[in-house]
RNA sequence: GCGCCCGUAGCUCAGGGGAUCAGAGCGGUCGGCUACGGACCGACAGGUCGGGGGUUCGAAUCCCUCCGGGCGCGCCA
Numbered sequence: 001g002c003g004c005c006c007g008u009a010g011c012u013c014a015g016g017g018g019a020u021c022a023g024a025g026c027g028g029u030c031g032g033c034u035a036c037g038g039a040c041c042g043a044c045a046g047g048u049c050g051g052g053g054g055u056u057c058g059a060a061u062c063c064c065u066c067c068g069g070g071c072g073c074g075c076c077a
Stems, first nucleotide, its partner, number of pairs: 001073007010026004028044005050066005
């Protein structure tokens, strides 16, 4: 340098066929249960969907670019 994959909640990830309110598990907070705690049950909070731009009536989803991470290939003195 070229190609491919990944980036979504504090963590691990799903969604990636354009319109559903952006979700799950773990974690957190509050409550229940309990002698107390754990486990269990219920509720709640938590997101610029990596950044920017474009297409579209509408973008996590399509296009371009940049940034970060991983893998493979190539080049060099």
The RNA shown here (transfer RNA) has 77 nucleotides and comes from a Patescibacteria group bacterium. Rfam family: tRNA. Gene Ontology term of the family: triplet codon-amino acid adaptor activity. Rfam classes the family as a transfer RNA. NCBI's taxonomy places the organism under Bacteria, Bacteria candidate phyla. The RNAcentral record of the sequence draws on ENA.